This is a predicted structure of a 369-nucleotide RNA (Bacterial RNase P class A) from Dethiobacter sp. The organism belongs to Dethiobacter, within Bacteria.

[in-house]
């Protein structure tokens, strides 16, 4: 210098004018004046996890759902940090739904002989039978050997062929031909020793071998009640009930008491009617921000200091002028342009969108010293 990797930040500035919403003060009771505050890194998607509120709830279980290497962080998480393993990249670094297939069940299309109690299509090997040819012996049209072909029986997983995958791989020995049948190395499995909190890693020994799929059922471990601020609480306003059913407390009546009946009041439910996003609270001081110090590799935590930073009517948070900065066109004068997007109970994350700009650390290649 070029090409990259990882992380953090920023998202126009200043001044004037005209406006909008919340709060406070003053004057006035219609409002006005002044002061002060007034969008984001994602306010978005509403995908996870919580606080808060109401409902339900003795406790536990079944069913169902979520998560799934290890150790930490956190109020909590499917999030974050640090590691392990596997895969990718020359590298900085990136990616991972990464428990169990030796509990059981199931599946493995097509092709192929065979897709797991293994299996013999071609090929290879052995034996038997038949035929043909050649050679030798005998000589009556018989016997023996070799080669080839066909059939039958058996052996064989080295080779071919099929497939995403064929019952460990490579090599040497061995064998009729072959085979973990034997051996060496490698992979895997089990045991043991060492290191590590652990996932795991390394050494040694052993019998020689066990297909894949759990994002199929399932098993194991951990966690999980529901609805959501239009939650919910209080106040005000409004109106029609001689409506229906029930309860059987109380009173009157049926001459008195009990029972019973009836009527009225009361209570519960249903029906009907009224109000209808009327007001206040919830509502923004919070797992809050910033800074120093301390602990920790880090995520994060603690102490102290300091700051107050939208809270509405689902409605405000803007417009314009000048100038500076940035980018583009132009010799110049000058002209043009500036992303994604916008709070609504509040936090912690994740994901997605984003013009332009800044900073830090690192890698590879080239050049110069």
């Nucleotide at each position: 210098a070029a090409a990259g990797c990882a992380g953090a930040c920023u998202g126009g500035g200043u001044a004037g004018u005209c406006g909008c919403g919340g709060g406070g003060a003053c004057a006035u009771a219609u409002u006005g004046u002044c002061c002060u505050c007034g969008a984001g890194g994602a306010a978005a998607g509403u995908c996870c996890g919580a606080g808060c509120u109401c409902c339900a709830u003795a406790g536990g279980g079944c069913a169902g759902g979520a998560u799934g290497c290890u150790g930490g962080g956190u109020a909590a998480c499917u999030c974050c940090c640090a590691g392990u393993g596997a895969g990718g990249g020359u590298g900085a670094c990136c990616u991972c739904a990464a428990g169990g297939a030796a509990a059981g069940u199931g599946c493995c299309a097509c092709a192929g002989a065979a897709a797991u109690u293994a299996a013999a299509c071609c090929g290879c090997c052995a034996a038997g039978c038949a035929g043909a040819g050649c050679g030798g012996g005998a000589u009556a049209u018989c016997c023996c050997g070799c080669u080839c072909u066909g059939c039958u029986u058996g052996g064989u997983a080295a080779g071919g062929a099929u497939g995403a995958a064929a019952c460990g791989g490579u090599g040497c020995g061995g064998u009729a031909a072959g085979a973990g049948c034997g051996c060496a190395c490698c992979a895997g499995c089990g045991g043991u020793c060492a290191g590590g909190c652990g996932a795991c890693u390394g050494g040694c020994c052993g019998g020689c071998u066990a297909g894949g799929c759990a994002a199929a059922c399932c098993c194991c471990a951990u966690c999980c009640g529901g609805a959501g601020c239009a939650a919910g609480a209080c106040c005000a306003a409004a109106u029609a009930g001689a409506g229906g059913a029930g309860a059987g407390u109380u009173g009157a009546c049926g001459u008195u008491g009990c029972u019973c009946g009836c009527c009225g009041a009361u209570c519960u439910c249903c029906c009907g009617g009224g109000u209808u996003a009327g007001g206040u609270c919830g509502c923004u001081a919070g797992a809050g921000g910033u800074g120093u110090c301390a602990g920790g590799u880090a995520a994060c935590u603690g102490c102290c200091a300091u700051c107050c930073c939208a809270g509405a009517g689902a409605g405000a948070u803007g417009a314009u002028u000048a100038u500076c900065g940035c980018c583009c066109c132009g010799c110049a004068a000058g002209g043009g342009g500036a992303a994604c997007a916008g709070a609504a109970c509040u936090c912690g994350g994740c994901u997605u969108a984003c013009a332009g700009g800044u900073c830090u650390g690192c890698u590879u290649u080239g050049u110069a010293u």
Overview:
Rfam family: Bacterial RNase P class A. By type it is a ribozyme. Rfam's curators write: Ribonuclease P (RNase P) is a ubiquitous endoribonuclease, found in archaea, bacteria and eukarya as well as chloroplasts and mitochondria. The sequence was found by an Rfam model in a public genome assembly.